Overview
This is a predicted structure of a 350-nucleotide part of an RNA (small-subunit ribosomal RNA, central domain) from an uncultured bacterium. Model confidence (mean pLDDT): 89 of 100.
Context: one part of a larger RNA
RNA sequence: UUGGGGGUAAAGAGCGCGUAAGCCGCCUGAUAAAUCCCGUGUGAUAGUCACAGGCUCGACCUGUGAAUGGCGCUGGAUACUGUCUGGCUAGAGUCCGGUAAGGGCCAGUGGAAUUCCUGGUGUAGCGGUGAAAUGCCCAAAUAUCCUGAAGAACUCCCAUGGCCAAAGCCGCUCUCUGGAACUGUUCUGACCCUUAAGAUCCAAAGCGUGGGGAGCGAACAGGAUUAAAUUCCCUGGUAAUCCCCCCCCUAAACCAAGGUCACUAAGUGUAUGAGGUGUCUACUCCUCCUGUGCCGAAGCUAACGCAUUAAGUACCCCGCCUGGGGAGUACGGCCGCAAGGCUAAAACUC
Numbered sequence: 001u002u003g004g005g006g007g008u009a010a011a012g013a014g015c016g017c018g019u020a021a022g023c024c025g026c027c028u029g030a031u032a033a034a035u036c037c038c039g040u041g042u043g044a045u046a047g048u049c050a051c052a053g054g055c056u057c058g059a060c061c062u063g064u065g066a067a068u069g070g071c072g073c074u075g076g077a078u079a080c081u082g083u084c085u086g087g088c089u090a091g092a093g094u095c096c097g098g099u100a101a102g103g104g105c106c107a108g109u110g111g112a113a114u115u116c117c118u119g120g121u122g123u124a125g126c127g128g129u130g131a132a133a134u135g136c137c138c139a140a141a142u143a144u145c146c147u148g149a150a151g152a153a154c155u156c157c158c159a160u161g162g163c164c165a166a167a168g169c170c171g172c173u174c175u176c177u178g179g180a181a182c183u184g185u186u187c188u189g190a191c192c193c194u195u196a197a198g199a200u201c202c203a204a205a206g207c208g209u210g211g212g213g214a215g216c217g218a219a220c221a222g223g224a225u226u227a228a229a230u231u232c233c234c235u236g237g238u239a240a241u242c243c244c245c246c247c248c249c250u251a252a253a254c255c256a257a258g259g260u261c262a263c264u265a266a267g268u269g270u271a272u273g274a275g276g277u278g279u280c281u282a283c284u285c286c287u288c289c290u291g292u293g294c295c296g297a298a299g300c301u302a303a304c305g306c307a308u309u310a311a312g313u314a315c316c317c318c319g320c321c322u323g324g325g326g327a328g329u330a331c332g333g334c335c336g337c338a339a340g341g342c343u344a345a346a347a348c349u350c
Base pairs, nucleotide, nucleotide: 003322004321005320007304008303012318014201017198021194022193025088026087027086029084030083031082033081035077036076037075039073040072041071042070048066049065050064051063052062053061054060091191092188093187095184097182099180103177104176107173108172109171110154114150115149116148119145120144121143125136126135162169163168206247208245210243211242215241220236221235222234223233258317259316262313263312267294268293269292270291271290273288274287275286276285278283299306300305323350324349325348332343333342334341335340
């Protein structure tokens, strides 16, 4: 390489957008590039195979014939592929209608709690732990009441519940804004799917400038524990955590499951929507679509398990794997302010 694979053994890129490229619904006609058929030419010699012959045999040699992946030309076939032409509506999009939602951006605003400040009441402890101590406190703490300030997070509702491409998103309200499912079936008429490159987004931590800093808290200090204790526990506490702008671009970025479409038993919850049914209502029951769970048949699987939300049956497209270590390292390149990231070996060794 062929092949075989990728939930857990090596292997799905963190996510979508998207160019080249690959792939692409139904019907009519044309063409005949591809494809197929007939004929014909070519396919040197040697070699191969068959037969015959020559060296005593054989290897070897000679002759005749066959075979030869293919390629060219002429003529023909037209189902499939391609190209062109005309049409269709089941894919895709658009339109009308009402609907649900922590989807996004910006601004405003609310109460509880915490800490701090002023004052009142009040007096000897408070705090903390397995037990203690460091710590705070007669310069009046802890507790409790009134007023004020600050920053951060939003109790209950809250849910296998909702939304988003992923990361992620929950107090309340306004502005602007994206998507989705459902009903109707208005319009377009294959406009589809995937996607190397590319550029965008991307938790936490981290970086730069400037703000902010209540609580919490890497580092650090002290107290304990212990044989020791750079750890777990305790008292403090800087950066960080928050905001604006600019970077970084990684995660067990996980459902460890790439995307689209189609097909393949039932049962039972739940969320939105639509329709029907009964009493005419904050309702019951039934049906359908979409999402989200459980359970389970066939099938699949090494097993565990998966099972209409597939890991089943198939097509198309992309990315990836090929024994362990060395190593996601070195070198080089690209990117970054840096930290580092992306790409990515070999010797050697088992």
The full RNA is in RNAcentral, with records from ENA.